[in-house]
Context: one part of a larger RNA
């Protein structure tokens, strides 16, 4: 800008892109077959490999400041008991998230026309003959099937829904006034999204984020106090303290007020 009036949902699939892998045991059977040696066709199970898509329950990585121990110095006057700095100073562990090394699941089946091939009827040519005229069967390939995108598919599709019913002049091109719907936008809180933009969840008729409060999950038993030891330390109030991203609650903060677009019934 177009889809012959604006919006807002939801949808058909022209078309396109992905996808196609295989290997082993087991039964059918030690059957057919074979003097044995050896060994199928077929059908049915069940395991795995590599290669994709999700996912975070479990298993395990990471998790730069969530918990704890600890060195070495300096500060907070000193004890306590803390904070800075040393690759997070160094060591244990660890929630969300995000990954594999982990868990789930795909590849399939069916149908369709068909290659080589096999076949039925059958004439030219009394016969024979799959082909010449008709019919069938038959592949990891082709088309469907299945995943994904998809109406600018200019052949611009479909459904449902909401919205606009004003003068007045005119050179007939329009102009001025009144009018500003439904919706959308700017903007602000934001994340299940993301370079940016989009996109999604909200904006006081609200739980969108922060706070608060409450739980999970994480660390692992704070500080002060008593007690016991001469002391380090140990027990005890204490499964306590403290706690990013997680579930939840609550309007206490900040999403305020508002401006702009979009028009008057549609060749």
């Nucleotide at each position: 800008c177009g889809u012959a009036g604006g919006a807002g949902a939801a949808u058909u699939g022209c078309g396109g892109a992905g996808u196609u892998c295989u290997u082993c045991c087991c039964c059918u059977a030690g059957u057919a077959c074979g003097a044995g040696a050896g060994g199928a066709u077929u059908g049915g199970g069940g395991a795995g490999g590599a290669c994709g898509g999700a996912c975070c329950u479990c298993u395990g990585a990471u998790g730069u400041u969530c918990c704890u121990g600890u060195u070495g110095u300096c500060c907070c006057g000193c004890c306590c008991g803390g904070g800075g700095c040393a690759g997070c100073g160094c060591a244990g562990g660890g929630u969300a998230g995000u990954c594999a090394c982990g868990u789930c699941c795909g590849g399939a089946a069916a149908g369709g026309a068909u290659a080589a091939g096999c076949g039925c009827u059958g004439a030219a040519g009394g016969c024979a003959u799959c082909u010449a005229a008709g019919c069938g069967c038959g592949a990891a390939g082709c088309c469907c099937c299945c995943u994904c995108c998809a109406a600018g598919a200019c052949u611009a599709g479909u459904u449902c829904u909401c919205c606009c019913u004003g003068a007045a002049u005119u050179u007939c091109g329009a102009u001025u006034c009144c009018u500003g719907a439904a919706g959308g936008g700017u903007c602000c809180u934001c994340g299940u999204a993301g370079a940016c933009u989009a996109c999604g969840a909200g904006g006081u008729u609200g739980a969108u984020a922060g706070g608060c409060c409450g739980g999970a999950g994480g660390u692992g038993u704070a500080a002060g106090g008593g007690c016991a030891g001469c002391a380090a330390u140990g027990c005890u109030c204490u499964c306590a303290g403290c706690u990013g991203a997680c579930c939840g609650g609550u309007a206490c903060u900040a999403a305020u007020g508002g401006c702009c677009c979009g028009u008057g019934a549609g060749g």
This is a predicted structure of a 267-nucleotide part of an RNA (large-subunit ribosomal RNA, domain VI) from a metagenome. Model confidence (mean pLDDT): 90 of 100.